[in-house]
């Protein structure tokens, strides 16, 4: 140096080009004498920068990080 495959919440992963969801965490109420479990409710994410499109986490291209593979 080169290809291929990735990056969405604190972490693990979901999302037909049409409202960005789930588990657990962490915050609040109820539950209990108290704690734990339980139920309910709630804060938080698309790696940056462009390009198509009415609309992009989703297609394209470049960079930046991670993974492998080949030299």
């Nucleotide at each position: 140096g080169g290809g291929c495959c990735u990056a969405u919440a604190g972490c693990a992963c979901a999302a037909c080009g049409g409202c960005a969801g789930u588990g657990c965490a962490c915050c609040g109420c109820a539950u209990u004498c108290g704690c734990a479990u339980u139920g309910c409710g709630g804060c938080g994410a698309u790696g940056u920068g462009a390009g198509u499109u009415c609309a992009a986490a989703u297609c394209u291209c470049a960079c930046u990080g991670g993974g492998u593979c080949c030299a």

A computed fold for a 71-nucleotide RNA from a Patescibacteria group bacterium, annotated as transfer RNA. Its Rfam family is "tRNA". Rfam classes the family as a transfer RNA. Its mean pLDDT, the model's own confidence on a scale to 100, is 84. The source organism's lineage runs through Bacteria and Bacteria candidate phyla.